[in-house]
RNA sequence: UCUGAAAAAGGCAACUUCAUCGAAAGAUGAAUACGCAAAGUCACCGGUCUAAAGGGUUUUUCCCAUGACAGCGGGACUGCCGGAU
Numbered sequence: 001u002c003u004g005a006a007a008a009a010g011g012c013a014a015c016u017u018c019a020u021c022g023a024a025a026g027a028u029g030a031a032u033a034c035g036c037a038a039a040g041u042c043a044c045c046g047g048u049c050u051a052a053a054g055g056g057u058u059u060u061u062c063c064c065a066u067g068a069c070a071g072c073g074g075g076a077c078u079g080c081c082g083g084a085u
Stems, first nucleotide, its partner, number of pairs: 001084004011036002016031006034071001040077003044074003047069003054064003
């Protein structure tokens, strides 16, 4: 530098349940184990979701601000183990 067939050390934890927070999306903790070689970090680009308070409006099951998702894709930064060079 490239790579993830097999192996191994270590790691993460979907769904669901309970508790807490939130308007909601969702988040955090515990149990669990669907999966993950970046399922580590960052909302920069696209996407999806949210719509209480606030703004707009053709009056609404609408739009926006706001917020969320890194386990939707791209991008940036960092990193363990094995293999190849």